This is a predicted structure of a 134-nucleotide RNA (c-di-AMP riboswitch aptamer (ydaO/yuaA leader)) from Desulfovibrio sp. The coordinates come from a structure-prediction model, not an experiment, and the mean pLDDT is 79. Of the family's consensus pairs, 92% are formed in the model. Lineage of the source: Bacteria > Thermodesulfobacteriota > Desulfovibrionales > Desulfovibrionaceae > Desulfovibrio.
RNA sequence: UCCGCGCUAACGCUGAGUCCCGGAUGGUCCGGGAGCGGGGGACCCAAUUCUUGGGGCGAAUUGCGCGCGAGCGCAUAGGGCACCUUUCGGCCCGAGCCCGUCAGCUAACCUCGCAAGCGUCGAAGGGACGGGCA
Numbered sequence: 001u002c003c004g005c006g007c008u009a010a011c012g013c014u015g016a017g018u019c020c021c022g023g024a025u026g027g028u029c030c031g032g033g034a035g036c037g038g039g040g041g042a043c044c045c046a047a048u049u050c051u052u053g054g055g056g057c058g059a060a061u062u063g064c065g066c067g068c069g070a071g072c073g074c075a076u077a078g079g080g081c082a083c084c085u086u087u088c089g090g091c092c093c094g095a096g097c098c099c100g101u102c103a104g105c106u107a108a109c110c111u112c113g114c115a116a117g118c119g120u121c122g123a124a125g126g127g128a129c130g131g132g133c134a
Base pairs, nucleotide, nucleotide: 011119012118013117014116018034019033020032021031022030023029024028035114036113037112038111039110040109045104053102054099055098056097057096062075063074064073065072066071078093079092080091081090083127084126085125086124087123088122089121
């Protein structure tokens, strides 16, 4: 100096998943407020077709092949790769869960959530921020 593994702290990333106050606490949890995100829900508008059930959160959808089946494999809409953004190349993900026959949009109004997982490639252009010198 490089590579790999583990731990701690700080900082940072994906994400709505964050901040403040009070109380208890070993981790953390409870209550309240703000902020953020989602769902339900009129007129108008849209759609009219109703078991092939349908709908919602999420990037996570669709197609093909194999399998009696549970499922597996390949591709793919889409999402991520560290200040932001555009282009090109490369890499990774492409899950899971809920409602229960019912939901278009939607003011008022009603309601739910604030988890989890990580330390993240290269080139060119633009922007933003910071530093040095004069």